The part of an RNA shown here (small-subunit ribosomal RNA, 5' domain) has 495 nucleotides and comes from an uncultured prokaryote.
The prediction has a mean pLDDT of 88.
The full RNA is in RNAcentral, with records from ENA.
It matches the Rfam family "Bacterial small subunit ribosomal RNA". Gene Ontology terms of the family: ribosome and structural constituent of ribosome.
Context: one part of a larger RNA
RNA sequence: UUGAACGCUGGCGGCAUGCUUAACACAUGCAAGUCGAACGGUAACAGGCCUAGCUUGCUAGGUGCUGACGAGUGGCGGACGGGUGAGUAAUGCAUAGGUAUCUGCCUAUUUGUGGGGGACAACCUGUUGAAAAGCAGGCUAAUACCGCAUACGUCCUACGGGAGAAAGCGGGCUUCGGCUCGUGCAGAUAGAUGAGCCUAUGUCGGAUUAGCUAGUUGGUAGGGUAAUGGCCUACCAAGGCAACGAUCCGUAGCUGUUCUGAGAGGAUGAUCAGCCACACUGGGACUGAGACACGGCCCAGACUCCUACGGGAGGCAGCAGUGGGGAAUAUUGGACAAUGGGCGCAAGCCUGAUCCAGCAAUGCCGCGUGUGUGAAGAAGGCCUUAGGGUUGUAAAACUCUUUCAGUGGUGAAGAUGAUGACGGUAACCACAGAAGAAGCACCGGCUAACUCCGUGCCAGCAGCCGCGGUAAUACGGAGGGUGCAAGCGUUGUUC
Numbered sequence: 001u002u003g004a005a006c007g008c009u010g011g012c013g014g015c016a017u018g019c020u021u022a023a024c025a026c027a028u029g030c031a032a033g034u035c036g037a038a039c040g041g042u043a044a045c046a047g048g049c050c051u052a053g054c055u056u057g058c059u060a061g062g063u064g065c066u067g068a069c070g071a072g073u074g075g076c077g078g079a080c081g082g083g084u085g086a087g088u089a090a091u092g093c094a095u096a097g098g099u100a101u102c103u104g105c106c107u108a109u110u111u112g113u114g115g116g117g118g119a120c121a122a123c124c125u126g127u128u129g130a131a132a133a134g135c136a137g138g139c140u141a142a143u144a145c146c147g148c149a150u151a152c153g154u155c156c157u158a159c160g161g162g163a164g165a166a167a168g169c170g171g172g173c174u175u176c177g178g179c180u181c182g183u184g185c186a187g188a189u190a191g192a193u194g195a196g197c198c199u200a201u202g203u204c205g206g207a208u209u210a211g212c213u214a215g216u217u218g219g220u221a222g223g224g225u226a227a228u229g230g231c232c233u234a235c236c237a238a239g240g241c242a243a244c245g246a247u248c249c250g251u252a253g254c255u256g257u258u259c260u261g262a263g264a265g266g267a268u269g270a271u272c273a274g275c276c277a278c279a280c281u282g283g284g285a286c287u288g289a290g291a292c293a294c295g296g297c298c299c300a301g302a303c304u305c306c307u308a309c310g311g312g313a314g315g316c317a318g319c320a321g322u323g324g325g326g327a328a329u330a331u332u333g334g335a336c337a338a339u340g341g342g343c344g345c346a347a348g349c350c351u352g353a354u355c356c357a358g359c360a361a362u363g364c365c366g367c368g369u370g371u372g373u374g375a376a377g378a379a380g381g382c383c384u385u386a387g388g389g390u391u392g393u394a395a396a397a398c399u400c401u402u403u404c405a406g407u408g409g410u411g412a413a414g415a416u417g418a419u420g421a422c423g424g425u426a427a428c429c430a431c432a433g434a435a436g437a438a439g440c441a442c443c444g445g446c447u448a449a450c451u452c453c454g455u456g457c458c459a460g461c462a463g464c465c466g467c468g469g470u471a472a473u474a475c476g477g478a479g480g481g482u483g484c485a486a487g488c489g490u491u492g493u494u495c
Base pairs, nucleotide, nucleotide: 002492004491005490006489007488008487011367012366013365014364015363016362017360018359019325024323025322026321028320029319030318033076034075035074038073039072041069042068045067046066047065048063049062050061051060052059053058054057083278084277085276092203093202094201095200096199097198098197099196101195102194106191107190108189109188110187111186112185113184114148116146117145123138124137125136126135127134128133154163155162156161168183169182170181171180172179173178204250205249206248211241212240213239216238217237218236219235220234221233222232223231253275254274255273256272258267259266260265280301281300282299283298284297303314304313305312306311331357333356334355335354339353340351341350342349343348370400372398373397380391381390382389383388404436406431407430408429409428410427414422439484440483441482442481443480444465445464446463450479451478452477453476454475460467461466
């Protein structure tokens, strides 16, 4: 010094921190949705309208008409936020540079938004299957999909030319022709933000690891990528690295930091912040501005579960929680009130991010467990040379106060209009009564603190030196003392 553990003990508050071990396996719930102002619609709920029955205000049926909205098409977001440190000694990180590149949403500037088409879900019908899930036929909408037209910029070019877009929706007015406002959509340029790639230097131990390397090193041509490049392919050359430690083996996420120290240095990388890597194990791509994607897809494997045995489902290193491992580490809590994020014109919805509460003396800090007076130096204990000494102003007694805890009342800030989980919390006022609140280790020397009894090299102590064999200040108990104090010791770690 500590993310500590163990023993004894334990009053309160504030602020922090809390699986360091099995990147072991996971029951259950929640953790990523949202938009009806893109669309066809209407399963449920509420209202309106229509019809029928009558108990005259109820029942039944119909109707998307309205609020809304299950499922579906479509858009944006699920690449952020959250977790973990397995791998990685360099495709990483830190610092300083560079450019051959991309960048949704956002900002600024500029140009446009014309005219068509064919489908597929939902739905209906039929059908397969235990289920998961399909299959066939038919209908349909769009900001879904595809042509055509146009092209200020843009791209390609052999400089002749060629290529390439778009989508609507909502409000108001209307003479029903449209007008206007808002918000979208497409092309281009610039910015901002984010990212990719490259270079240099630094970055643990081992030489009882001395040679390593054939896409290997370079060139040409091509492919590929957003982009450079053996990144990949063909051909050509024979290079490249290494005692300034290559290769191999072991260990390890890196940094700002943190701990220690006068510093130099040594150790460290929990919490918080930046970067990286991973998401049951291994591999792969798809979509997309962005992923080779924790709560997406496909394949293989191990494991678990369902099954009608044909076949299917799953992935807590998210928050809680369970088993296991371990010396050891918490609640299957509340709220979106704040901050922030996603979607939405908005209202709003979602948010185990976050803010709070719960548990733990795990740590740091603060406070309390009373104050004053009180000698007959009471009683009791212990010691004694039996006179006394000591515990000791300590107690009792008298007096005063009420911090904290308790009871009752008032009651915030956090919220710029509304909205407060925390929480009737903090704080304030009143009331009662010394009332509810002290332990732990040590006392031979180092090292502050001494006597008696018991024991008798036994029982035991011990960090080192060492104590104990009949007068033990060293063992065990007692009285007394010393040191810390809601803690005190022990063990482990680091300097």